Bacterial RNase P class A from Terriglobus saanensis SP1PR4, 393 nucleotides, folded computationally.
RNA sequence: CAGACGGACCGGAUGAUCGCCGCCAGCGUUCGCAAGAACAACGGGGGAGGAAAGUCCGAACUCCGCAGGGCAGUGUGCCGGGUAACGCCCGGGAUGCUGGUUUCAAGACCAGCAGACGGCAAGUGCCACAGAGAAGAUACCGCCCCUGGCAACAGAGGUAAGGGUGAAAAGGUGCGGUAAGAGCGCACCGCGCAGGCAGUAAUGCAGGCGGCAAGGUAAACCCCACACGGAGCAAGACCAAAUAGGCGGGAAGAGGCAGCAAUGCCGAACGCGCUGGCCCGGCGCGUCAAACUCGCGGGUAGGUCGCUUGAGCCAUGCAGCGAUGCAUGGCCUAGAGGAAUGAUCAUCGACCGGCAACGGUUACAAAAUUCGGCUUACAGGUCCGUCUGCUCA
Numbered sequence: 001c002a003g004a005c006g007g008a009c010c011g012g013a014u015g016a017u018c019g020c021c022g023c024c025a026g027c028g029u030u031c032g033c034a035a036g037a038a039c040a041a042c043g044g045g046g047g048a049g050g051a052a053a054g055u056c057c058g059a060a061c062u063c064c065g066c067a068g069g070g071c072a073g074u075g076u077g078c079c080g081g082g083u084a085a086c087g088c089c090c091g092g093g094a095u096g097c098u099g100g101u102u103u104c105a106a107g108a109c110c111a112g113c114a115g116a117c118g119g120c121a122a123g124u125g126c127c128a129c130a131g132a133g134a135a136g137a138u139a140c141c142g143c144c145c146c147u148g149g150c151a152a153c154a155g156a157g158g159u160a161a162g163g164g165u166g167a168a169a170a171g172g173u174g175c176g177g178u179a180a181g182a183g184c185g186c187a188c189c190g191c192g193c194a195g196g197c198a199g200u201a202a203u204g205c206a207g208g209c210g211g212c213a214a215g216g217u218a219a220a221c222c223c224c225a226c227a228c229g230g231a232g233c234a235a236g237a238c239c240a241a242a243u244a245g246g247c248g249g250g251a252a253g254a255g256g257c258a259g260c261a262a263u264g265c266c267g268a269a270c271g272c273g274c275u276g277g278c279c280c281g282g283c284g285c286g287u288c289a290a291a292c293u294c295g296c297g298g299g300u301a302g303g304u305c306g307c308u309u310g311a312g313c314c315a316u317g318c319a320g321c322g323a324u325g326c327a328u329g330g331c332c333u334a335g336a337g338g339a340a341u342g343a344u345c346a347u348c349g350a351c352c353g354g355c356a357a358c359g360g361u362u363a364c365a366a367a368a369u370u371c372g373g374c375u376u377a378c379a380g381g382u383c384c385g386u387c388u389g390c391u392c393a
Stems, first nucleotide, its partner, number of pairs: 001389010012348007020047002023044002026042001028039004049364001053375002056373005061232004073228005078092005093117001095114008118223002123221002125217003140163002142159003146155003171189006190212001191210003196205003236305004246296005255266004269287007312331008349362005
């Protein structure tokens, strides 16, 4: 210098003009005696993101019988820590893969990377194709011995080292042993058992005992441990019109006639209204119900709150390997309700093409109660770390 990987961050700038959505109320207008109130054309100030996205996890908040226990169901699953919480994050462990070193070999050690990593030595199921055989198994080729045969070969038996099949074949490597073989014997590795030591733990270490019993599969049923009540800001709370419906109240009829009755008719008087200011008079309606009127209560339209000061952001210091926590100081940064945050122009950036003049491009995408995560999309750029290659000293 270039490339790859990992981590952190930015993700156009300035100006002008015209708009849009909240907020303020200086000027102004209107109302008011005044205090003050209302309005918002002028004015002032604010106005998307690192993912605002997917709505996949976890919470805050709110309401629903305050939801305790059990069954079912769903989810999580090595250990420790962080956190309000989590399926997230950090650290550690074991395992697997890759590379290097080492060993006769198996294996061991070192470095990097990966992830649903409890249990198949509880039970049940499944293991396609191929293959002799897929679980307390088997013998296709082969190897060895015996018998027959001149021989090729055939028959009876032993064996599981080698070959073959398969994703997987009943511990592995080496030496001994044997007719050939075999944990048959031994050493090492692995596995199991009971203890010891180290560690908070997962787990690790060294020795002892056991020739080895236990193939794989739980993102198969299942078992074990733990967690989970439900709905979601269209949650929910408050104020509250018209119309309809509900509940309660409201002044004033004596009597007579018909009829079995229901009911109908007449009706002095009384109440209300109208009739020219009042009285008389007159007219209408009513005096049972209905209507009318008054009041109450629920709910709808509509309005207000929830609504952005919060597990907040920035800086510094301290504790911690780290995630993170604590302390001090500073800051206030959209809050609409069918949805504003935009458009145009100029100049400057950035990238691409071009010798140049110049031309082209400038991503992904946009709040809707609010946070913590995860996942996905993203032109271009900056910084840090690791590794590789090249060049120079």
The prediction has a mean pLDDT of 77. Rfam family: Bacterial RNase P class A. Rfam's curators write: Ribonuclease P (RNase P) is a ubiquitous endoribonuclease, found in archaea, bacteria and eukarya as well as chloroplasts and mitochondria. It is recorded under the gene name rnpB. NCBI's taxonomy places the organism under Bacteria, Acidobacteriota, Terriglobales, Acidobacteriaceae, Terriglobus saanensis. The RNAcentral record of the sequence draws on ENA and Rfam.